Predicted 3D model of a 256-nucleotide part of an RNA (large-subunit ribosomal RNA, domain VI) from a Candidatus Shapirobacteria bacterium. Lineage of the source: Bacteria > Bacteria candidate phyla > Candidatus Shapironibacteriota.
[in-house]
Context: one part of a larger RNA
RNA sequence: CGUUUUGACUCUUGAGGAGAUCUGUCCUCAGUACGAGAGGACCAGGAUGGACAAACCUCUGGUGGGCCAGUUGUCGCAUCAGCGGCAAGCUGGGUAGCUACGUUUGUAACGGAUAACCGCUGAAAGCAUCUCAAGCGGGAAGCCUACUCCAAGAUGAAGAGUCUUUUUUUCUAGAUCCCAGGAAGACUACCUGGUUGAUAGGCUGGAAGUGUAAGUCCGGUAACGGAUUCAGCUGACCAGUACUAAUCGAUCGAGA
Numbered sequence: 001c002g003u004u005u006u007g008a009c010u011c012u013u014g015a016g017g018a019g020a021u022c023u024g025u026c027c028u029c030a031g032u033a034c035g036a037g038a039g040g041a042c043c044a045g046g047a048u049g050g051a052c053a054a055a056c057c058u059c060u061g062g063u064g065g066g067c068c069a070g071u072u073g074u075c076g077c078a079u080c081a082g083c084g085g086c087a088a089g090c091u092g093g094g095u096a097g098c099u100a101c102g103u104u105u106g107u108a109a110c111g112g113a114u115a116a117c118c119g120c121u122g123a124a125a126g127c128a129u130c131u132c133a134a135g136c137g138g139g140a141a142g143c144c145u146a147c148u149c150c151a152a153g154a155u156g157a158a159g160a161g162u163c164u165u166u167u168u169u170u171c172u173a174g175a176u177c178c179c180a181g182g183a184a185g186a187c188u189a190c191c192u193g194g195u196u197g198a199u200a201g202g203c204u205g206g207a208a209g210u211g212u213a214a215g216u217c218c219g220g221u222a223a224c225g226g227a228u229u230c231a232g233c234u235g236a237c238c239a240g241u242a243c244u245a246a247u248c249g250a251u252c253g254a255g256a
Stems, first nucleotide, its partner, number of pairs: 001153001007163006016150004022050007034039001052106005060100004067093005072087006111144002117138004174252004178194005199245003202241005208234003215228005
């Protein structure tokens, strides 16, 4: 830009396209059929793996440079104590998020038309014959469906619901700018919210992490230990709460 339509919002259909399609071992049937024996099945049912793929973070791990603790050197806060800076200093842990080595799921089942091939009936050709004779069946990881995803520029431009336009110069459904943000993201886009508000921050509570703060008291000459104290502190997590910031506004928008 086009498309039905005056223009929107929401939800669908699916022409078509893309992806996937793999496989081992064991058990039962059954030591059966078969076979002199040795050996040893088809069919059918079940269990458990490998490879590959997708999703996710409950568990197990990894990471976790603004979390917690211990500790070295040095500088600073006048000193002690207590802290802070620097060397990702070193070390032990670790929430969220992201992850695999982790978890779950899938490659299933049914159907249809067939290939090679196997048949039924059956003439030409009184027999025979599955038939480049009429007619009728079976038959594959392959084909068409089926499964997952995209999908009406499918110009053959699809469908449903709701809302909305009309009397004089701008108005409406709706959308955008702008702003608070995000399990979305290079930018854009997408999604949530914008006071009729929980969108982010703060605060409160919780979860979770670390591991028992400082100060004071007690014991010890002291190093240190004990009590107060499962304390103190805490990024992303879960809630609550308008305290702060989403103010006020502007623009586009069909026909007549």

Notes
The RNAcentral record of the full RNA draws on ENA. Rfam family: Bacterial large subunit ribosomal RNA.